[in-house]
RNA sequence: ACGGGGCGCCCCUAGGGUUCCGCUCCUUGCGGGAGGUCCGCGACCGAGAGGGGAGGCGAAGGCUCCCGAGCCCUCGCUCCACGGCGGGAUAAAAGCCCGGGAGGC
Numbered sequence: 001a002c003g004g005g006g007c008g009c010c011c012c013u014a015g016g017g018u019u020c021c022g023c024u025c026c027u028u029g030c031g032g033g034a035g036g037u038c039c040g041c042g043a044c045c046g047a048g049a050g051g052g053g054a055g056g057c058g059a060a061g062g063c064u065c066c067c068g069a070g071c072c073c074u075c076g077c078u079c080c081a082c083g084g085c086g087g088g089a090u091a092a093a094a095g096c097c098c099g100g101g102a103g104g105c
Base pairs, nucleotide, nucleotide: 007055009053010052011051012050015045016044020042021040022038023035024034025033026032027031056077057076058075059074061072062071063070064069080100082103086098087097088096
């Protein structure tokens, strides 16, 4: 310097905003308007580097066998992981996505 791999999904949490609900204020009832510098376990979004789950893939051994393969168990992938600015989506924002990126060691 180059190439390949380090699995995706689900649940939860840190966190996040304000479309809905609620709350607060205003208003001529219904209704409407404003407010997220409204401390909401309502609901919603939500981590590569946070937690958990099943699955999948790979390897050793054992059993069955139609010799194709299936099943059981163990181990590994789950070990390691400092990280912007800026941009993007959604109503809006974020530890979401760009991103195990740029960069650094």
A computed fold for a 105-nucleotide RNA from Actinokineospora xionganensis, annotated as Guanidine-I riboswitch aptamer. The coordinates come from a structure-prediction model, not an experiment, and the mean pLDDT is 77. Rfam family: Guanidine-I riboswitch aptamer. Gene Ontology term of the family: regulation of gene expression.